């Protein structure tokens, strides 16, 4: 410089055009002699950033911008 992958909760991933969820965390309650482990619950999103397609975008198209492989 070029090509390819990636970015969603605090962490680690779902969600392949129609309500943004799981797990682990965090925190309340439960059980008990206490913790922990086990059970129930609650709360946390600008879906990297600006467009742009559509009735409707995390999803599609471009730009960029940050990670990470590749060519040269």
């Nucleotide at each position: 410089u070029c090509c390819c992958c990636u970015g969603u909760a605090g962490c680690u991933c779902a969600a392949u055009g129609g309500c943004a969820g799981a797990g682990c965390g965090c925190c309340c309650g439960g059980c008990u002699g206490u913790u922990a482990a086990c059970c129930g619950g609650u709360a946390g999103g600008u879906u990297g950033u600006a467009g742009g397609u559509u009735c409707g975008a995390a999803u599609c198209c471009u730009a960029c911008c940050g990670g990470g492989g590749g060519a040269g």